Description: Predicted 3D model of an 81-nucleotide RNA (transfer RNA) from a Thermomicrobiales bacterium. Its mean pLDDT, the model's own confidence on a scale to 100, is 81. It was read from a public genome assembly. It matches the Rfam family "tRNA". It is annotated as a transfer RNA.
This record gives sequence, C1' cells and structure tokens, in this order.
RNA sequence: GGGUAGGUGCCUGAGUGGUUAAAAGGGCCUGGCUGUAAACCAGGUGCGAGAGCUACGGGGGUUCGAAUCCCUCCCUGCCCA
Repeated sequence: GGGUAGGUGCCUGAGUGGUUAAAAGGGCCUGGCUGUAAACCAGGUGCGAGAGCUACGGGGGUUCGAAUCCCUCCCUGCCCA
C1' cells in the first nucleotide's frame, strides 16, 4: 500500500431505524447467609427530587426519530504484498 473484520457502560460483550440508559457475564456497592472470609442468594450500579438531560472512536449528514443508514477522519485485529 491492497483486502477484510471491528471500535458500545468500569471490563468482556449482545444489540431489526422507534419496543434501549442499552441483553448477558464479570467487576463494584448495599443487604441476607456465615464465628470471620470465600462461595451462594437478593437488590442496585450515567446525571437529576422529578420533569427531563446526556451517552455507543472524532466530526458532519439523512430522518419525525440513528449505537443501527450515508460521508469523512482516527484507531485496532487478521490476510496479502
């Protein structure tokens, strides 16, 4: 340089244009159990009293509505050269 697959929450990772503040697992927090711990069980885990606001690599666009579609840029893995 060419081809291809990807970038999502603290981590891994799923995700049909609306049902998604976003599955599931891990981690973490609180509680239960236990003499204590581990294991196990339950709940919680963006901000906000709420209404709402913000969020899927950066920027822009399409749309009533975008993590999802389009353009551009950046980054990563694999294959080829």